[in-house]
């Protein structure tokens, strides 16, 4: 890239560089020279993989559920996934796993 599964009305931003955009997409409605994207450190949040108990499946394996910490792997710090694009859904993020 592509599939499949599972979550998305919860939470959290200062610094430096840098100079106009940014918020997937279109319409709209914001944000932004009281400094946008991007990078880069420091911190936070969060608890998806991992990790520690406990419980159910007789038991181990595995699975499922439940509590636990924040050293690893991600991830994220305006607005409900900002709003609307009928419903299902589908499209987006992000996390696990196939290929």
């Nucleotide at each position: 890239u592509a599939c499949u599964u599972a979550u998305c009305g919860c939470g959290a931003a200062a610094g430096g560089u840098g100079g106009a955009g940014g918020g997937a997409u279109a319409c709209g409605c914001c944000c932004u020279a009281a400094g946008a994207a991007a990078c880069c450190u420091u911190g936070a949040c969060a608890a998806c993989c991992g990790c520690u108990c406990c419980g159910a499946u007789a038991c181990a394996c595995a699975u499922c559920g439940g509590a636990g910490a924040a050293a690893g792997g991600u991830g994220c710090c305006a607005a409900a996934u900002c709003g609307u694009a009928a419903a299902a859904a589908a499209a987006g993020a992000u996390a696990a796993g196939u290929c």